[in-house]
């Protein structure tokens, strides 16, 4: 030093849930809160799911509603890239 990851140590993030305030919605931000994390420290939306007022497509209609698809957007605690980094028992 590289794999690894413990009923060590120390710290350190914070799940559902509640209060708030933003959002059409997914969600997101603040306080609580603690479910669980060795990258749940950065970066990044490829793939995945998830949301979509309003406008166009599509289907089907008298119409509108629904569906799909393009657009738009949420998620990094759903996988995979990159960069980085505590500690060391087997």
């Nucleotide at each position: 030093c590289u794999c690894c990851g413990a009923u060590a140590a120390g710290a350190g993030c914070a799940a559902a849930c509640c209060u708030g305030c933003g959002g059409c919605a997914a969600c997101g931000c603040a306080g609580g809160g603690g479910c669980g994390c060795a990258a749940a420290g950065c970066c990044g939306a490829g793939g995945g799911u998830c949301c979509u007022u309003c406008c166009g497509a599509u289907u089907u209609u008298c119409a509108a509603c629904c569906u799909u698809c393009c657009g738009g957007g949420a998620u990094g605690g759903c996988c995979g890239g990159g960069c980085u980094g505590c500690c060391g028992a087997a």
This is a predicted structure of a 90-nucleotide RNA (c-di-GMP-I riboswitch aptamer) from Desulfuromonas sp. The coordinates come from a structure-prediction model, not an experiment, and the mean pLDDT is 79. The sequence was found by an Rfam model in a public genome assembly. The model forms 94% of the base pairs in the Rfam consensus. It matches the Rfam family "c-di-GMP-I riboswitch aptamer". Rfam links the family to the GO term cyclic-di-GMP binding.